[in-house]
RNA sequence: UGGCGAGUUUGAUCCUGGCUCAGGACGAACGCUGGCGGCGUGCCUAACACAUGCAAGUCGAACGCUCUCCCCGCGAGGGGAGGGAGUGGCGGACGGGUGAGGAACACGUGGGUAACCUGCCCUGCAGUGGGGGAUACCGGUGCGAAAGCGCCGACAAUCCCGCAUACGGUGGCGCCUUGCGAGAGGCGUCAGGAAAGCUCCGUGCCGGAGGGCGCGGGGCGCUGCAGGAGGGGCCUGCGCCCGAUUAGCUUGUUGGUAGGGUAAAGGCCUACCAAGGCGACGAUCGGUAGCUGGUCUGAGAGGACGGCCAGCCACACUGGGAUUGAGAGACGGCCCAGACUCCUACGGGGGGCAGCAGUGAGGGAUCUUCGGCAAUGGGCGCAAGCCUGACCGAGCGACGCCGCGUGCAGGAAGAAGGCCUUCGGGUUGUAAACUGCUUUUCUGGGGGAAGAGAAGAGGACGGUACCCCAGGAAGAAGCCCCGGCAAACUACGUGCCAGCAGCCGCGGUAAGACGUAGGGGGCGAGCGUUGUCCGGAGUUACUGGGCGUAAAGGGCCUGUAGGCGGUCUGGCAGGUUCCCGCUGACAGCUCGCGGCUUCACUGCGAGAGAGGCGGGAAGACGGUCGGACUUGGAGGGCCACAGAGGGACAUGGAAUUCCCGGUGGAGCGGUGAAAUGCGUAGAGAUCGGGAAGAACACCGAAGGCGAAGGCAGUGUCCUGGGUGGUACCUGACGCUGAGAGGCGAAAGCUAGGGGAGCGAACGGGAUUAGAUACCCCGGUAGUCCUAGCCGUAAACGAUGACCACUAGGUGUGUGGGGAGAUCGACCCCCUGCGCGCCGAAGCGAACGCAGUAAGUGGUCCGCCUGGGGAGUACGGCCGCAAGGCUAAAACUCAAAGGAAUUGACGGGGACCCGCACAAGCAGCGGAGCGUGUGGUUUAAUUCGAUGCAACGCGAAGAACCUUACCAGGGUUGGACAAGCACGCUGAGGGUCCAGAGAUGGGCCGGCCCGCAAGGGAGGCGUGCUCAGGUGCUGCAUGGCUGUCGUCAGCUCGUGCCGUGAGGUGUUGGGUUAAGUCCCGCAACGAGCGCAACCCUCGCUCUCGGUUGGAGGUUUCCGAGGGGACUGCCGCGCACAACGCGGAGGAAGGUGGGGAUGACGUCAAGUCAGCAUGGCCCUGACAUCCUGGGCGACACACACGCUACAAUGGUCGGGACAGCGGGCAGCGACCCGGCGACGGGAAGCGAAUCCCUAAAACCCGAUCUCAGUGCAGAUUGCAGGCUGCAACCCGCCUGCAUGAAGGAGGAGUUGCUAGUAACCGCCGGUCAGCACACGGCGGUGAAUACGUUCUCGGGUCUUGUACACACCGCCCGUCACACCACGAAAGCCGGCAACACCUGAAGCCGUCGGGCUAACCCUGUGCUAAGGCAUGGGGAGGCAGGCGUCGAAGGUGGGGUCGGUGAUUGGGGUGAAGUCGUAACAAGGUAGCCGUACCGGAAGGUGCGGCUGGAUCACCUCCUUU
Repeated sequence: UGGCGAGUUUGAUCCUGGCUCAGGACGAACGCUGGCGGCGUGCCUAACACAUGCAAGUCGAACGCUCUCCCCGCGAGGGGAGGGAGUGGCGGACGGGUGAGGAACACGUGGGUAACCUGCCCUGCAGUGGGGGAUACCGGUGCGAAAGCGCCGACAAUCCCGCAUACGGUGGCGCCUUGCGAGAGGCGUCAGGAAAGCUCCGUGCCGGAGGGCGCGGGGCGCUGCAGGAGGGGCCUGCGCCCGAUUAGCUUGUUGGUAGGGUAAAGGCCUACCAAGGCGACGAUCGGUAGCUGGUCUGAGAGGACGGCCAGCCACACUGGGAUUGAGAGACGGCCCAGACUCCUACGGGGGGCAGCAGUGAGGGAUCUUCGGCAAUGGGCGCAAGCCUGACCGAGCGACGCCGCGUGCAGGAAGAAGGCCUUCGGGUUGUAAACUGCUUUUCUGGGGGAAGAGAAGAGGACGGUACCCCAGGAAGAAGCCCCGGCAAACUACGUGCCAGCAGCCGCGGUAAGACGUAGGGGGCGAGCGUUGUCCGGAGUUACUGGGCGUAAAGGGCCUGUAGGCGGUCUGGCAGGUUCCCGCUGACAGCUCGCGGCUUCACUGCGAGAGAGGCGGGAAGACGGUCGGACUUGGAGGGCCACAGAGGGACAUGGAAUUCCCGGUGGAGCGGUGAAAUGCGUAGAGAUCGGGAAGAACACCGAAGGCGAAGGCAGUGUCCUGGGUGGUACCUGACGCUGAGAGGCGAAAGCUAGGGGAGCGAACGGGAUUAGAUACCCCGGUAGUCCUAGCCGUAAACGAUGACCACUAGGUGUGUGGGGAGAUCGACCCCCUGCGCGCCGAAGCGAACGCAGUAAGUGGUCCGCCUGGGGAGUACGGCCGCAAGGCUAAAACUCAAAGGAAUUGACGGGGACCCGCACAAGCAGCGGAGCGUGUGGUUUAAUUCGAUGCAACGCGAAGAACCUUACCAGGGUUGGACAAGCACGCUGAGGGUCCAGAGAUGGGCCGGCCCGCAAGGGAGGCGUGCUCAGGUGCUGCAUGGCUGUCGUCAGCUCGUGCCGUGAGGUGUUGGGUUAAGUCCCGCAACGAGCGCAACCCUCGCUCUCGGUUGGAGGUUUCCGAGGGGACUGCCGCGCACAACGCGGAGGAAGGUGGGGAUGACGUCAAGUCAGCAUGGCCCUGACAUCCUGGGCGACACACACGCUACAAUGGUCGGGACAGCGGGCAGCGACCCGGCGACGGGAAGCGAAUCCCUAAAACCCGAUCUCAGUGCAGAUUGCAGGCUGCAACCCGCCUGCAUGAAGGAGGAGUUGCUAGUAACCGCCGGUCAGCACACGGCGGUGAAUACGUUCUCGGGUCUUGUACACACCGCCCGUCACACCACGAAAGCCGGCAACACCUGAAGCCGUCGGGCUAACCCUGUGCUAAGGCAUGGGGAGGCAGGCGUCGAAGGUGGGGUCGGUGAUUGGGGUGAAGUCGUAACAAGGUAGCCGUACCGGAAGGUGCGGCUGGAUCACCUCCUUU
């Protein structure tokens, strides 16, 4: 006995912070589904309107009347039973409903009543005597449609009224007792005050009888008094929602006196008097709400709620009012007014479901017009009994809780079907079928309760519960979910569509997130959804939060209320703690026990329970009253001290500008460069003189002072604060501080001065695409002074004030003290108060703070609670205005943030590298031509490649083919592969015909085994499984490739540091081509890269060698070795690594070249090389053929070739290579041709033969600067070659033609040595076609000071709002769409109050002439009396009149809240709109704050402020040595 978390801000991290989810609950509703039972529960909305029935009557033992029936009797009449209305009594104030109103003594809780009432019930005491009067019903009569009413007449009572009596009661008076007291009690005396009878039994008398009158007893009543019980009235302490954008409210108001009124206190009411009463401890006003026991949730504290049940309150169509009564201001009574509704003969009447059922309406939504009084309870009655929609039951609704069932067992290496599949299988799944069993429930039949207390009778529920028998697995399963949170996965469909979604987010062709299916998960007669509350949320924090940078310290001070308070001591006991008593209703809750089969439900017992009241105890702490204390808080005195502290007045010099004069003579000024501007009318410069205003260099500082803002030449006067010392005084006098008051930079405002310089606005000049800016020339407000406003700032240490405590070190300002030292100052030590830095513990999300705390504690104040909207609107207060202070909501977002990390980036910094620049050489860009590309064109100009890193790229060979494109003609199991089946069959080759060809047809020729049949290979045909696609997706892929980049980097293990991302290692000092190496170091090692190992060239050796050489040395070819390692010397550096120089060497410091490309980046390139998932086509997107196209051409670009000439061209002569290739080949040589080439032909499968001539070069000649004897385009003609075929569209030759071009703008490329440049040669591809590409050799330079700049890269560092990473991010206007809100001429409505008018019912007052039974006085008549009848007067009463109050209504001006409103204002949101570029990197003018002016807009500028500014330099301090 009790406390759980998760998702979501980032590239990642920690923190802050919001949003969201998982839980529980419900008087619920909705969707899908639905077998049974028990117990509960059911208009939350329209306190909206209601048809119909019922819901309160009863009593004949209070009373009279009347009607009906039965019996007896001839009848009169008698007996009995029952009905009706009326009088009277009791009840209708309970029970039942509802939650409108009400923020209140309404409710809860505890008290008070010395200020009260109480019918029926109980107890006690006493009484109940004697008279009188009226009236309903009824009868008569009249009016009315009705409802109903009037008049006349008669009669009864437990109806009404006098009289008598009075234990007690009431009033007056007196006395006594008691209480603090208002008062209470007692005694005595006087006065006045009651009543009703009915009935039962017994009995007497009277009467003919009904009956009457008595007596005795019983019962029920009646009257007075006292008490009780239960019920109520009134008062009161405390508790009880939100708003301060409601701050002041109040005239019966607060109190008093007197009176009225009531059961009763009271300002409840009235008159008079006084002027009070309430309020920041929240009055008043506004909003909302029935309150409570309790219910839900929660660990609790708390939060939310108040349905059923129970207590209280309030209400009964709305508002007002009284009557009756013990009790009402009365739900099913009355009166009045109003709204609504019904009836009507139009004259007038009736009604009130918020009782039970039911209807309409409203709504998402809430039941039967049921049975019964059997039980419980209530009313009446002596009783029987009657009444009771209270209640008990049943019905309807899965609305809730609880229980049960829909079967149980067996049953396959596992049916069928479904789904998936890698095609093997898996899964649904023991699930089914099938076999056996059971029967709760169900159906039928039989039996059958308790509930009924004591003897009998009496049961709506109910033939129910329950029991027994029979039948039969029989009739009974769904809902939600399966991306993460959060348990459960595949397939298909869809293709940012349709849709999902609680949050994050899914969907743009392979979606576990949409839809469907299979499968799975969860719960189950339910399951989900929605709504609401609590929880999670420590996210309002009392328990239990925060405020340097995340939201949050007030700009600063003084101080009011309040809160808090040093040491010792005494009293008190209101706080506090403990004990006892009372209370805390029932139900509920907890525990125990019991009753329904169990449970839900329920009975009994016990317990718990905050709080309140009373009594007692304690006396620490807090409080209160009193006393005392003091170098320990605070204040004062005295003695000293420092200071830009404040105010006023006076005064000084330097500088700027202006004015005057002198000298002087052409510029000055200004900028990146300029221009505007000034100047020959003399500027600027310079000298002298003068004027004016503002500010005070040096000292000067991390310095000083002040509460903050802030304060700076000098002097004087006035003045505030601080510090040290002393220990003389006071004796807690203190701290903080809501409101309040004061101070408060700059800008700004008012009035008046002043105005040198500076300088918003403004003008001009530049810059620019523009430039309302930055820069320049001017310049007004202003800046200054006086007086007064304003009251805001990044008013910042972004850090409230005060007190105490908690290692040190160091500097500085200013005091005090001191042993030592010294002549002394200095020094050194101790100790205060300030101002800085470093740092321990501790704290912190980190950054950081750290005796000047952001540490540890205490007191008080202020402030925060996601971002935007917004410090805005409205309201209020302040202000002359500008504006300030206070301060929301709708709506919207899933974040907005802080610190730190890794990157990337910077018009940041440092260092370094690279043909990167520079220095050079040759080019390109201009021309013509070639090739590629774009574009255009086309039937097609197939496709791809697109900055570097596409563009002589895929193409290392497009006439057909290729070929993928176009046109036309064909084929359809296919042009091509494999397999099976059947049928036919000599495959294939050649040739002829038709045709453009594909194709079709004819002819020739023609396989193996075998016994003929038949079989086999191959072919053809048909069918099937299938082929085919250069169709799409390189954003589904493999492989391969490009690029950064041959750059020097990229990582790991362990350890260490950090909460963590991560760091360290890898940084640092040197060095290198290099993360190369050395040194240092919380690192120590290691891996991929670098280097080396491999190939090649250069020197040399050995071996071998043909076809090479051959006389020899040797060359040459091949193979294998050696050689180079900073090894040696010197110098430098850190005794290092290494660098520089030198020797030797063919070669040096990686010798030259190649191969080799780390982790990764670019969704880089390629589906058209190939492969491949998915999708698509199938008489076509497949395939064959002919022809065309890929070759087009007004243009543009890229890469090249050839040139522009004399370092050249042409002609003649002469010389020297290497790499290679060759049989469908290379082809010598000879011949022909001017030539291309042809004819013949040797040799060679090649160190042998051939291609093969190398060319530049050298020698000689010629050309002479000219568009030429340069250049060769273009075109004509004639030829050659390949090929089936050169028209489109090949190459070559000869002759002829001879174009542009005279060295190429901006710009741009390559190259650092055997390189560039120039020169030719070979090869692959290939029938043919090379200015391309890949190789080869020949000739063979120039230059590099250097790293400022351009480009790219590396390392370190810094800033960042970037992280698809600067091709980033992002701001504002404008335009469009939608949404909510503010303002607005007005318009409409709600609410409360005020003034006046009118004024119902009714209470009260007054009058009461009219009316009037009882009591009093009196007259008359009758009577024998008693008495009866009648009249007059009085008392009392009534109608009525008047008056006060008074609901509703009317009029009026305002208040407040809401709705709406042309138009208007900003705001929010919205894939691709417009303009600019403000901010983030020094964001290209550092940014930001306040203010003012200006501008399309972001914004700009002025003034003051801040660092939350980068960079460089200097100063200072600190740390380390």

Predicted 3D model of a 1521-nucleotide RNA (small-subunit ribosomal RNA) from Thermogemmatispora argillosa.
RNAcentral holds the sequence, with entries from ENA and SILVA.
Lineage of the source: Bacteria > Chloroflexota > Ktedonobacteria > Thermogemmatisporaceae > Thermogemmatispora.
Its Rfam family is "Bacterial small subunit ribosomal RNA". Gene Ontology terms of the family: structural constituent of ribosome and ribosome.
The coordinates come from a structure-prediction model, not an experiment, and the mean pLDDT is 86.